[in-house]
Context: one part of a larger RNA
RNA sequence: GGCGUACGGUGGAUGCCUAGGCUCUUACAGGCGAUGAAGGACGUGAUAAGCUGCGAAAAGCCGCGGUGAGGCGCAAAUGGCCCUUGACCCGCGGAUCUCCGAAUGGGACAACCCAAUAUCUUGAAGAGAUAUUAUCCCGCCGAUGCGGGAGGCGAACGCGGGGAACUGAAACAUCUUAGUACCCGCAGGAAAAGAAAAUAAAGAAUGAUUCCCCCAGUAGUGGCGAGCGACCGGGGAAGAGCCCAAACCGACGUUGUCUCGGCAUCGUCGGGGUUGUAGGACCGCGCCAUCGCAAGAAAGGCCGUGAGUGGAAGCGACUGGAAAGCCGCGCCAUAGAGGGUGACAGCCCCUUACACGAAGCAGCCUGAAGCGUAGCGGACUCCUGAGUAGCGCGGGACACGAGUAAUCCUGUGUGAAUCCGCCGGGCCCAUCCGGCAAGGCUAAAUACUCGUAAGAGACCGAUAGUGAACCAGUACCGUGAGGGAAAGGUGAAAAGGACCCCUUGCAGGGGAGUGAAAUAGUUCCUGAAACCGUACGCCU
Numbered sequence: 001g002g003c004g005u006a007c008g009g010u011g012g013a014u015g016c017c018u019a020g021g022c023u024c025u026u027a028c029a030g031g032c033g034a035u036g037a038a039g040g041a042c043g044u045g046a047u048a049a050g051c052u053g054c055g056a057a058a059a060g061c062c063g064c065g066g067u068g069a070g071g072c073g074c075a076a077a078u079g080g081c082c083c084u085u086g087a088c089c090c091g092c093g094g095a096u097c098u099c100c101g102a103a104u105g106g107g108a109c110a111a112c113c114c115a116a117u118a119u120c121u122u123g124a125a126g127a128g129a130u131a132u133u134a135u136c137c138c139g140c141c142g143a144u145g146c147g148g149g150a151g152g153c154g155a156a157c158g159c160g161g162g163g164a165a166c167u168g169a170a171a172c173a174u175c176u177u178a179g180u181a182c183c184c185g186c187a188g189g190a191a192a193a194g195a196a197a198a199u200a201a202a203g204a205a206u207g208a209u210u211c212c213c214c215c216a217g218u219a220g221u222g223g224c225g226a227g228c229g230a231c232c233g234g235g236g237a238a239g240a241g242c243c244c245a246a247a248c249c250g251a252c253g254u255u256g257u258c259u260c261g262g263c264a265u266c267g268u269c270g271g272g273g274u275u276g277u278a279g280g281a282c283c284g285c286g287c288c289a290u291c292g293c294a295a296g297a298a299a300g301g302c303c304g305u306g307a308g309u310g311g312a313a314g315c316g317a318c319u320g321g322a323a324a325g326c327c328g329c330g331c332c333a334u335a336g337a338g339g340g341u342g343a344c345a346g347c348c349c350c351u352u353a354c355a356c357g358a359a360g361c362a363g364c365c366u367g368a369a370g371c372g373u374a375g376c377g378g379a380c381u382c383c384u385g386a387g388u389a390g391c392g393c394g395g396g397a398c399a400c401g402a403g404u405a406a407u408c409c410u411g412u413g414u415g416a417a418u419c420c421g422c423c424g425g426g427c428c429c430a431u432c433c434g435g436c437a438a439g440g441c442u443a444a445a446u447a448c449u450c451g452u453a454a455g456a457g458a459c460c461g462a463u464a465g466u467g468a469a470c471c472a473g474u475a476c477c478g479u480g481a482g483g484g485a486a487a488g489g490u491g492a493a494a495a496g497g498a499c500c501c502c503u504u505g506c507a508g509g510g511g512a513g514u515g516a517a518a519u520a521g522u523u524c525c526u527g528a529a530a531c532c533g534u535a536c537g538c539c540u
Base pairs, nucleotide, nucleotide: 001539002538003537004536005535006534007533008532009531015525016489017488020460021459022457023456024455025454026453027452028451029449030448031153032152039100040099041098042055043054044053046078047077050074051073061094062093063092064091065090066089070082071081072080105114106113107112115133116132117131118130119129120128121127135150136149137148138147139146140145157188158186159185160184161183162182168175172223198206199205210237211236212235213234214233220228221227241441242440243439244385248271249270250269251268252267253266255264256263257262276419278384279383280382281381282378283377284376285375291372292371293370300365301364302363304361305360308356309355310354314329315328316327318325330347331346332336338350339349340348390414391413392412393411394410395409396408397407400426421436422435423434424433425432476483477482496524499511500510501509502508
C1' cells in the first nucleotide's frame, strides 16, 4: 500500500408519513370602487423583532342572536387582568377607520410638502382644529350655481377597432401559420345573434336566433401545391315574441300672412299605427268580451341558505410502555362515510344517518293600482325608414385566392323606384316561387371560473405535486423590464436531560435521571452508497 471482516464517522438515498398541491363534479356567486376600491406605507400589545388582526375609539368599541367555562392570536414566560350580572369564541348588523393609492384643493422623488374659503381656539400669529375646494359628461338659464353620472381595480369567458412573424409549402413571392399572438376600446353574468327584402323547390314545402351530433373531410376552393373546407337536409338541447318612424287626429309653442274669423310652415309632446295570401291611415258597421303581460311596493306563505341544537349502542380477562390487537360474552344501526385517541375502535371523542334552527340574505307563489289585445265591409286619396338600394373603380368578408362569382360590408364617384312598387332564388334574361331592405328591443338552450360551500380521484407524495407543504414571489441576482431558489418528520406526552465531575462562569464530554426506546437528545424516524477512520486477518 492492497484485499477482507467487524465496529464507527460522514452523508442523506430508501421506506413510511402529510400539513401542501393537481384535476374534476355539483350547487352558489359572478363583481369591488368618490359612502374612497384593489393594493400598500406607517402605526397599534405591560414587556413585542416577525406573521396575523386591527386603525390615534388601533390583537380592538357597540347592539342583537348562538354557545356555556374558561379566556387575554401564532407563542412560551413573567407581571397583571377579564369572566355564570355570561367572558373568550361563532353568526349578523353598526361605529371607528392615520397616510398613500382612480386619489380628486395645489404640488411631489407614492405613503411627503404647501394652500384658499367659512367657522372656531378671548385678541394676535410665518400657530392650530373642523368642513369644503379636481376634471369630464348629462339635465335644469331659476347658472360664478344646483342635481345626477363617470374615472380606478379584477382570473377567464364576450363583442368591436387594429394586427404580426417564426413556421408549413421539404427553397420562395400568391398561399399557410391566422384574423392566431399581441395592442386598444367597451360590456355582462354571461356576451353576441335573433323574429326573414330567409331557406328550399322547379314535383310538395320549411318557418327568429344560439348550441350539440350527423351530413363530411363530402361539394367546392387551392402556385388545383402545401393546404383550406362548407351549405341544404336529418336528429337533438332550448323555445317567445315584440316596439318605433310615417300617414291621420289633437295640445302647446314658433314663424309667415291676415279682410283679425282664421289658414299655413316648423318644432316639441300626446293619441294612432307596425304589415307581405300586403298592412295601416281614411269612411261605415261591430266590439270593449276574451286572452295575456315586462317591470313590480308593502304584507303574507313556502322553500333554501344561515351561528347552531338534538343525535343510538361495550364491558371484562391476556400481551404490551400504551389496546382500538387477541380471547370471552353483549349491544346499536334511516348512523359499519371519515378523522382522532399511546398499535388496527360501529358502540371512547369529534362526527355521520336522521330531525330541528333566530336575525339577515336569496328564490318561488299570491298580489292592488297599471298596460296591451281582435272582427266585417267600402274606397284606391295618403303612408310604409334616401345620398339609401343599385351601378363604376379600389379593398374586405363569405369554405369560395376575380373566377361564370351571386350574396354581405364600404373608401371613392355616381345615383333610383314608391305597391301598376321593390329585393332575392350563385354570371345574365324570362316565367315562376319566396320575401318586404335602408329604425330598434328580446329570456332559454351556449362560453368561462378570480371566488364560496360540499364532495370525488387506477392524480403527486418533499429532486414529486403549484415557483412556493416551511413567514415564497421570500432570500438572492439585475440600473431596469425581469429572473428567482434552497429549506418537511424527536417523542404517545417535553417527560427537552435536575444534580455531580472534567473544561475558560466556553464548546464538548463522562456519570445520574426521563422515556418502551436516547445509536429517539432538538444537526433529533428510518439512516443505503460514495468518502474517511479504528481493530484484526491475509498478501506484497

RNAcentral holds the full RNA, with entries from ENA. A computed fold for a 540-nucleotide part of an RNA from Paraprevotella clara, annotated as large-subunit ribosomal RNA, domain I. The organism belongs to Paraprevotella, within Bacteria. The prediction has a mean pLDDT of 82. It matches the Rfam family "Bacterial large subunit ribosomal RNA".